[in-house]
Context: one part of a larger RNA
RNA sequence: GGACGAACGCUGGCGGCGUGCCUAACACAUGCAAGUCGAACGAUUUAGCAUUUGAGCUUGCUUGAAUGCUGGAUAGUGGCGGACGGGUGAGUAACGCGUGAGCAACCUGCCUUUUUGAGGGGGAUAACACCGGGAAACCGGAGCUAAUACCGCAUAAAAUAUUGAAAUCGCAUGGUAUCGAUAUCAAAGGAGCAAUCCGCAGAAAGAUGGACUCGCGUCCGAUUAGCUAGUUGGAGGGGUAACGGCCCACCAAGGCGACGAUCGGUAGCCGGACUGAGAGGUUGAACGGCCACAUUGGGACUGAGACACGGCCCAGACUCCUACGGGAGGCAGCAGUGGGGGAUAUUGCACAAUGGGGGAAACCCUGAUGCACCACCGCCGCGUGAGGGAAGAAGGUUUUCGGAUUGUAAACCUCUGUCCUACGUGAAUAUAAUGACGGUAACCUGGGAGGAAGCUCCGGCUAACUACGUGCCAGCAGCCGCGGUAAUACUUAGGGAGCGAGCGUUGUCC
Numbered sequence: 001g002g003a004c005g006a007a008c009g010c011u012g013g014c015g016g017c018g019u020g021c022c023u024a025a026c027a028c029a030u031g032c033a034a035g036u037c038g039a040a041c042g043a044u045u046u047a048g049c050a051u052u053u054g055a056g057c058u059u060g061c062u063u064g065a066a067u068g069c070u071g072g073a074u075a076g077u078g079g080c081g082g083a084c085g086g087g088u089g090a091g092u093a094a095c096g097c098g099u100g101a102g103c104a105a106c107c108u109g110c111c112u113u114u115u116u117g118a119g120g121g122g123g124a125u126a127a128c129a130c131c132g133g134g135a136a137a138c139c140g141g142a143g144c145u146a147a148u149a150c151c152g153c154a155u156a157a158a159a160u161a162u163u164g165a166a167a168u169c170g171c172a173u174g175g176u177a178u179c180g181a182u183a184u185c186a187a188a189g190g191a192g193c194a195a196u197c198c199g200c201a202g203a204a205a206g207a208u209g210g211a212c213u214c215g216c217g218u219c220c221g222a223u224u225a226g227c228u229a230g231u232u233g234g235a236g237g238g239g240u241a242a243c244g245g246c247c248c249a250c251c252a253a254g255g256c257g258a259c260g261a262u263c264g265g266u267a268g269c270c271g272g273a274c275u276g277a278g279a280g281g282u283u284g285a286a287c288g289g290c291c292a293c294a295u296u297g298g299g300a301c302u303g304a305g306a307c308a309c310g311g312c313c314c315a316g317a318c319u320c321c322u323a324c325g326g327g328a329g330g331c332a333g334c335a336g337u338g339g340g341g342g343a344u345a346u347u348g349c350a351c352a353a354u355g356g357g358g359g360a361a362a363c364c365c366u367g368a369u370g371c372a373c374c375a376c377c378g379c380c381g382c383g384u385g386a387g388g389g390a391a392g393a394a395g396g397u398u399u400u401c402g403g404a405u406u407g408u409a410a411a412c413c414u415c416u417g418u419c420c421u422a423c424g425u426g427a428a429u430a431u432a433a434u435g436a437c438g439g440u441a442a443c444c445u446g447g448g449a450g451g452a453a454g455c456u457c458c459g460g461c462u463a464a465c466u467a468c469g470u471g472c473c474a475g476c477a478g479c480c481g482c483g484g485u486a487a488u489a490c491u492u493a494g495g496g497a498g499c500g501a502g503c504g505u506u507g508u509c510c
Base pairs, nucleotide, nucleotide: 001510002509003508004507006506007505008504009503010502013382014381015380016379017378018377019375020374021340026338027337028336030335031334032333035080036079037078040077041076043074044073045072046071047070048069049068050067051066052065053064054063055062056061057060087293088292089291096218097217098216099215100214101213102212106210107209111206112205113204114203115202116201117200119153121151122150128143130141131140132139133138159184160183161182162181163180164179165178167176168175169174189198190197191196219265220264221263226256227255228254231253232252233251234250236248237247238246268290269289270288271287272283273282274281275280295316296315297314298313299312318329319328320327321326346372348371349370350369354368355366356365357364358363385415386414387413388412395406396405397404398403419451420447421446422445424443425442454499455498456497457496458495459480460479461478465494466493467492469490475482476481
């Protein structure tokens, strides 16, 4: 000198764009943050209409029941989504990450392409009504019912398994293609008058996403030198989507290490960011990619995908309810609260846009996101007036008492209207409609110099000097050093220098 997710002191006019718990991965009141589909299903309910029927009577009205149609609503079964999006960085020195390869050892819902098919049956169960238990959370019994829920059967190949023939290739295990044989495995309907559309099942391929393996790279400590029994390898089995001590029984005795094993400390990694001429050093806030975690520890279930932040089970700690028998909870989602701290915002608006989930659609949901609020936290832009004006006014400071300086500075004259203010008009962002932002931005007219300058420094480094006070005191100080009676170094004043809505100080990095 530059930089900062900064903090503190003094000061503070406006706008745009960004950024904002770095500390306690501390504890959390309250609200919201993941639903959706009635065009899968039975049922319930509601409004209207129609038909049938009952009752009352005022004989064409009121009311009740059943059935049907049309529209709405929904607890439950079922489907898809809750594995994305959002948060945090505790753990992790690791194939975690980065980079480059491999997979002849793998999976992939939704999507795209191609192809083949959907025949015929069955038994349940929630809801519901009944009974019962419990303070509650909720639970039990017996009964009824539906499905795109569940289960057999048929059909069966380019699928899977076993096997025969024979070809070819490679990278070691081996792979690929062809012709056969045997065995096994599938399905679901809905809407519509219909056409058709949306779905369903098997197979092949693609795309996307993921799993696994390997080379290289990835902090400090030797005042850590030896470490290791599933340890290293084998052949066998289990398990997995898949290879593998991943797991298991058996056999062998190996494996790693001064090219730093093991142990200890610290730490999420990267694209990048800061600095620097570069080499390098430091760093990993915001944005993007990957990983890990979700009160602590463990576990599996479901599923294409989780060992699952707003799912389940167990255990621990904590908090809450309780009729003491038992239950409920998890903000490292968005706001917000307490606490910690030098320190970090609103319990806001909207789904209008972009994107996501569901749905045939209308649409619903979306604290993702778009916006608004707060904050000089940062960067950028603008303003606080412009021109003229010497009697060089007054006042201040200083003086050798002549003057000098403040200083064209002010006053005064002539203007301007950025910002401001009052009224009015009023967007784009949206493609026919739909605008949270927002009566915002912008524009028109009027008003009026009015409302808008400070901070630090002036001994040298380092731009900028005098006077009073003080008297090794009070104090200053980044280093050298000032102060003990004329201090350009302390304090105040005048003047000056620098930067300017900021200026200084502190901390950290280069």